[in-house]
RNA sequence: GUUUCUGUAGUGUGGUGGUUAUCGCAUUUGCCUCACACGCAAAAGGUCCCUGGUUCAAACCCAGGCAGACAUA
Numbered sequence: 001g002u003u004u005c006u007g008u009a010g011u012g013u014g015g016u017g018g019u020u021a022u023c024g025c026a027u028u029u030g031c032c033u034c035a036c037a038c039g040c041a042a043a044a045g046g047u048c049c050c051u052g053g054u055u056c057a058a059a060c061c062c063a064g065g066c067a068g069a070c071a072u073a
Stems, first nucleotide, its partner, number of pairs: 001072002004069004010025003018056001027043005049065005
């Protein structure tokens, strides 16, 4: 340089055009315990990498950009 893939909550992850974007771990609160852990219940946390386009409607489709990874020279 070229090709392919990836980007969603603190972290990992589901979500192939339509109601309020899913779940695990972590965090916070309550219960439990002499206390801690485990367990149970609840809560907070996302403007879905950026810009533009298509559409009545975009996390999802298209174009460009940015970042990262594999392969190849």